[in-house]
Molecule: c-di-GMP-I riboswitch aptamer
Organism: Bacillota bacterium
RNA sequence: UAUUAACAGGGCAAAGCCGGGGAAAUCCGGUGACGCAAAGCCACGGGUCCUUAGAGGAUCGCCGGGUUGCAGGG
Numbered sequence: 001u002a003u004u005a006a007c008a009g010g011g012c013a014a015a016g017c018c019g020g021g022g023a024a025a026u027c028c029g030g031u032g033a034c035g036c037a038a039a040g041c042c043a044c045g046g047g048u049c050c051u052u053a054g055a056g057g058a059u060c061g062c063c064g065g066g067u068u069g070c071a072g073g074g
Base pairs, nucleotide, nucleotide: 003072004071011036012035016031017030018029019028020027021026034061040067041066042065044064045063046062047059048058049057050056051055
């Protein structure tokens, strides 16, 4: 610098269910694993969703972008 076939050790955790927060989208904890090599982080652009209509809010596990990063091979 570019890349992700396998191995090892680890990591995250969809739906559902239980408890809690919120007006809602949804979020948090537990359980649970559908999947994920950035399914780590950032709402910057687009998308989607919610609203008390004011502009805000939610989603990074929708896509792009930014940034950091484990392991292996070249």